Transfer RNA from Candidatus Blochmanniella floridana, 72 nucleotides, folded computationally. The source organism's lineage runs through Bacteria, Pseudomonadati, Enterobacterales, Enterobacteriaceae and Candidatus Blochmanniella. The sequence is in RNAcentral, with records from ENA and GtRNAdb.
RNA sequence: AGGGGUGUAGUUCAAUGGUAGAAUAUCGGUCUCCAAAACCGAGGGUUGGGAGUUCAAGUCUCUUCACCCCUG
Numbered sequence: 001a002g003g004g005g006u007g008u009a010g011u012u013c014a015a016u017g018g019u020a021g022a023a024u025a026u027c028g029g030u031c032u033c034c035a036a037a038a039c040c041g042a043g044g045g046u047u048g049g050g051a052g053u054u055c056a057a058g059u060c061u062c063u064u065c066a067c068c069c070c071u072g
């Protein structure tokens, strides 16, 4: 320099163009003499950044950034 992949909650990962979710962690509650475990609930999101297409974009297109891989 060229090509490919990944980027979503604190963390690990989902989501057919149609309300962004699960597990775990955190916090609260139930239970217990206390705690753990178990169960119930709550909070937590500029879907890496920007732009475009569309009635509607995490998803499609362009660009850019970070990381990983391949070629030279």
Base pairs, nucleotide, nucleotide: 001071002070003069004068005067006066007065010024011023012022013021018055026042027041028040029039030038048064049063050062051061052060